[in-house]
RNA sequence: ACUUCAUCCAGAGCAGCUGAGGGGUCCGGCCCUGCGACGCUGCGGCAACCACCGGCCCGCCAUUUCAGGGGCAGGCGGCAGGUGCCAAUUCCGGCCCGCUGCGCGGGGAAGAUGAGGG
Numbered sequence: 001a002c003u004u005c006a007u008c009c010a011g012a013g014c015a016g017c018u019g020a021g022g023g024g025u026c027c028g029g030c031c032c033u034g035c036g037a038c039g040c041u042g043c044g045g046c047a048a049c050c051a052c053c054g055g056c057c058c059g060c061c062a063u064u065u066c067a068g069g070g071g072c073a074g075g076c077g078g079c080a081g082g083u084g085c086c087a088a089u090u091c092c093g094g095c096c097c098g099c100u101g102c103g104c105g106g107g108g109a110a111g112a113u114g115a116g117g118g
Base pairs, nucleotide, nucleotide: 002117003116004115005114006113007112008111013043014042015041016040017039021032022031023030026094027093028092029091044086045085046084049082050081052078053077055076056075057074059072060071061070090110095107096106097105098104099103
C1' cells in the first nucleotide's frame, strides 16, 4: 500500500510570517478570503480514541476461610503522557430507499481521526 473496528449535528483562537486562492478529488450549490483567507511557526485552547490512575458500583475466576486479600473484564470517574482537532454537520448535494410536495428522514459511497492487523 491494503485491511478490521469505533466515532464524525457537541466543543475549542490569538499573534507573527507569507501573499492568492481556499473549503480532500470531479460536477453543482453555498460559503471563507487583500478588513489577508489557505498554509507554516509560536503560544493558547477543545475533546477524551489510546496510554496511565485507581475512588465508587457490578460480574466472573481461583484461593482462603467465612473477616478479608488476589487476578480479569465492564460501567461511572480522574488525569492529560501519545495522537487528533480549534468557520459552516465531514459546509450541502450527487447513489439507493421512505415520507412527502421540490424539503425532511434513513442508508450507502467517499473522506477524516483513533486503536488494532498487515
Predicted 3D model of a 118-nucleotide RNA (SAM riboswitch aptamer (S box leader)) from Glycomyces sp. YM15. The sequence was found by an Rfam model in a public genome assembly. NCBI's taxonomy places the organism under Bacteria, Bacillati, Actinomycetes, Glycomycetales, Glycomyces.